[in-house]
Molecule: RNase P RNA; transfer RNA
Organism: Bacillota bacterium
RNA sequence: UGAGUAAACAAAGCAGCCGCGGGAAGAAGACCGCAAGGUGCUUCUCGAGGAAAGUCCGAGCUCCGCAGGGCAGGGUGCUGGGUAACGCCCAGUGAGGGUGACCUUAAGGCCAGUGCCACAGAAAAAAACCGCCCGGCAAUCAAGUGCCGGGUAAGGGUGCAACGGUGCGGUAAGAGCGCACCAGGAGCCGGGAGACCGGCUUGCUAGGUAAACCCCACCCGGAGCAAGACCAAAUAGGAGGGGGAUGAGGUUGCCCGCCGACUUCUCGGGUUAGGUCGCUGGAGGUGCCAGGCAACUGGUGCCCAAGAUAGAUGGCUGCUGCUUUCUGCCAUUACAUUGUAAGGUCUGAAAGAACAGAACUCGGCUUAUCAGUUUGCUCGGUUC
RNA sequence: GUGGGCGUAGCUCAGCUGGUCAGAGCGCCAGGUUGUGGCCCUGGAGGUCGAGGGUUCAAAUCCCUCCGUUCACCCCA
Numbered sequence: 001u002g003a004g005u006a007a008a009c010a011a012a013g014c015a016g017c018c019g020c021g022g023g024a025a026g027a028a029g030a031c032c033g034c035a036a037g038g039u040g041c042u043u044c045u046c047g048a049g050g051a052a053a054g055u056c057c058g059a060g061c062u063c064c065g066c067a068g069g070g071c072a073g074g075g076u077g078c079u080g081g082g083u084a085a086c087g088c089c090c091a092g093u094g095a096g097g098g099u100g101a102c103c104u105u106a107a108g109g110c111c112a113g114u115g116c117c118a119c120a121g122a123a124a125a126a127a128a129c130c131g132c133c134c135g136g137c138a139a140u141c142a143a144g145u146g147c148c149g150g151g152u153a154a155g156g157g158u159g160c161a162a163c164g165g166u167g168c169g170g171u172a173a174g175a176g177c178g179c180a181c182c183a184g185g186a187g188c189c190g191g192g193a194g195a196c197c198g199g200c201u202u203g204c205u206a207g208g209u210a211a212a213c214c215c216c217a218c219c220c221g222g223a224g225c226a227a228g229a230c231c232a233a234a235u236a237g238g239a240g241g242g243g244g245a246u247g248a249g250g251u252u253g254c255c256c257g258c259c260g261a262c263u264u265c266u267c268g269g270g271u272u273a274g275g276u277c278g279c280u281g282g283a284g285g286u287g288c289c290a291g292g293c294a295a296c297u298g299g300u301g302c303c304c305a306a307g308a309u310a311g312a313u314g315g316c317u318g319c320u321g322c323u324u325u326c327u328g329c330c331a332u333u334a335c336a337u338u339g340u341a342a343g344g345u346c347u348g349a350a351a352g353a354a355c356a357g358a359a360c361u362c363g364g365c366u367u368a369u370c371a372g373u374u375u376g377c378u379c380g381g382u383u384c
Numbered sequence: 385g386u387g388g389g390c391g392u393a394g395c396u397c398a399g400c401u402g403g404u405c406a407g408a409g410c411g412c413c414a415g416g417u418u419g420u421g422g423c424c425c426u427g428g429a430g431g432u433c434g435a436g437g438g439u440u441c442a443a444a445u446c447c448c449u450c451c452g453u454u455c456a457c458c459c460c461a
Base pairs, nucleotide, nucleotide: 001380002379003378004377005376006375007374008373009372012320013319014318015317016316017315018314020047021046022045023044024043025042026041030039031038032037049355053366054365056364057363058362059361060360061224062223063222064221068256069255070254071253073220074219075218076217077216078092079091080090081089082088093107094105095104096103097102108215109214113213114212115209116208117207129156130155131152132151133150134149135148136147137146138145164182165181166180167179168178169177183205184204185202186201187200188199189198190197191196228277229276230275231274238267239266240265241264242263243262249259250258269460284303285302286301287300288299289298290297291296322352323351324350325349326348328345329344330343332342333341334340335339385457386456387455388454389453390452391451394410395409396408397407403441412428413427414426415425416424434450435449436448437447438446
């Protein structure tokens, strides 16, 4: 200096005027409403995001007498750790990709069982089309050719895949039949918490597929802030039908257990489908110290950062900054002969700024994204 | 907020329980028939199966992510 890779931050800033919403204090009793309750005035103060998004996971919280047991159903899937928990995060192991830094991983089991592997091919889990060898028969001078019986799976062909692979020996011809090396399986030993790794021995060699059904290990009560609680106003505890102690109903379905009398449909009625709470102090943020490779944990000091409900945080002006283009300047480098290109400087001008808006909260994942800054590491080039 | 369905030729729809060249009707084009047109007959063209990735020898079909579209679900008593 170029290319790459991993991580963190970031998402213009300042000031003024007018306009919104919350909180605290004060003043006042003005306005709206039958009421519950709400609005208005003064001062101070706070006011969108890294994803607020998708609603894919996990929880906190709320309600349901069964949140008891079982089946069905669903989720995760290498090992160890973290966490409130998770399908998340960290550190490792195996496999694959990359020269490398690094990246991906849906990564238990096919000798528990049942399926599927089209077409091609002899044959897709216990097979012989061509071929090779031996013996016999026919014909022939002989070679060559045809038929029958036996042996064979090394060679050829088909296919994604053909009963380990390559080479040598051996054999009638072959074959792990034997040997050397390699891969897998089995046994033993060593290292490691473990996944797994390494070594020795052994001719044992039994396809693939589980994002096929399934088996194994672990986990799962349901519904969800439109959960739920309170207040006010008004009315019709109305009419008709079904089921119910031979058991209604009891927050997915079925069964058992337990409790035990209502439950459901249609028509009709009442309001304002009103008001308040839930609603933001938390598994919170942050500085330092300690432990840990890390995720994270403990201790200690400081801080409080939106709570709307037709849904607030906006509009205008000025200055500064960032990026891009043009122009001006420099003469550092290269070419060339007074100019061009790259680079630097910002004199000036113009344009641009993405993805995108909370609705109970938090921990993650996934997706979208403009202009940038910093740090570590890898590979290449040049110079000292 | 919760739970479902759909996306295939110009249009309306099959195929979804993996077998490799993806179908039907209407429409379009050409020829035939007819004095001409229509009907009818014959033939033809037309497809990244919503988008991307993954599993598998093989994906419209199985799995994951994203995009678009559509349906259902309120209070008192």